[in-house]
The RNA shown here (c-di-GMP-I-GGC riboswitch aptamer) has 75 nucleotides and comes from a Bacillota bacterium. The model forms 91% of the base pairs in the Rfam consensus. It was read from a public genome assembly, where an Rfam model found it. Rfam family: c-di-GMP-I-GGC riboswitch aptamer. Rfam links the family to the GO term cyclic-di-GMP binding. The coordinates come from a structure-prediction model, not an experiment, and the mean pLDDT is 88.
Parts: sequence; C1' cells; structure tokens
RNA sequence: CUCGACAAAGGCAAACCCACAGCGAUGUGGGGGCGCAAAGCCACGGGACCCCAGGGGUCGGCCGGGCUGCCGAAG
Repeated sequence: CUCGACAAAGGCAAACCCACAGCGAUGUGGGGGCGCAAAGCCACGGGACCCCAGGGGUCGGCCGGGCUGCCGAAG
C1' cells in the first nucleotide's frame, strides 16, 4: 500500500412513531435499529424524485468519481 476478522475500542442510523420547517421531493430534533468499514464530506458524471414548470430544487443509505479518516489479525 492492498485488504477487512464471529478481533478490540468507539462511530453512524433504514423502516416506523412524535414534533417542527417546507407546496413538495425532503430536512432538523427526539424515540427506534434494518443495516453500514467510509452509511464521513462534496451534486462533478449518470440515475431517481419534487415543484409555482421558467428554470429552480431534493436524495451522498442508488452507482461512478473526488477529498478526508478510526482500528488491525490473516493474506
């Protein structure tokens, strides 16, 4: 460097429920825990979705790409 264990320590948090914001996709907080080794961050390419249909917007837990990062056996 690659890699990712029935390892250790910690982390994140789907569906669903409640509250709030938004026309909406959805977001934030609380509960919850399906999962995740980048499920950390970035809308750059593709994709999906929303709208008041001009253009604007949402999703990083859809795929690719970029940047950063914890731990550590075997190979």